[in-house]
RNA sequence: CCGAAGGGUCGCUAGGGUUCCGGCGCCAAGGCGGGUUGCAACACCCCCCACGGCGUGCUGGUCCGAGAGCAACCGGCCUCAACCCUCCAGCCUGCGGGCUGACGGGGGUCAGGCUCCACGGCGGGACAAAAGCCCGGGAGAG
Repeated sequence: CCGAAGGGUCGCUAGGGUUCCGGCGCCAAGGCGGGUUGCAACACCCCCCACGGCGUGCUGGUCCGAGAGCAACCGGCCUCAACCCUCCAGCCUGCGGGCUGACGGGGGUCAGGCUCCACGGCGGGACAAAAGCCCGGGAGAG
């Protein structure tokens, strides 16, 4: 300097913002009550409720969410009981083969074991938006 590998998915969490829900603040259709005015209506003032609107990340719900966080399942690698095949030996044979068996070799399921390590920007990207998401086990550093 170069190459390969460090697996996948789901759930949860750290964390994240603001689409929607909710909270809070303001405005306010409409409605209850009171006051003033010459009866009523209307206008005006005060108070309460409030369709709806605007604003606000505000503990939360919805939502996003980790390579270096947790957990589960799968996958991978290793060891392989049983079981199967084979080398060889013995026996039988109707000569095609059959049976039994030790070591060795190969295959192989139940089962068991392993699945390590990992400092990390700026900047950009998506969704409504942001982020430990993606660029990225990147750039860079040791």

Guanidine-I riboswitch aptamer from Ideonella livida, 142 nucleotides, folded computationally. Its Rfam family is "Guanidine-I riboswitch aptamer". Rfam describes the family as follows. This family represents a conserved RNA structure found upstream of the ykkC and yxkD genes in Bacillus subtilis and related genes in other bacteria.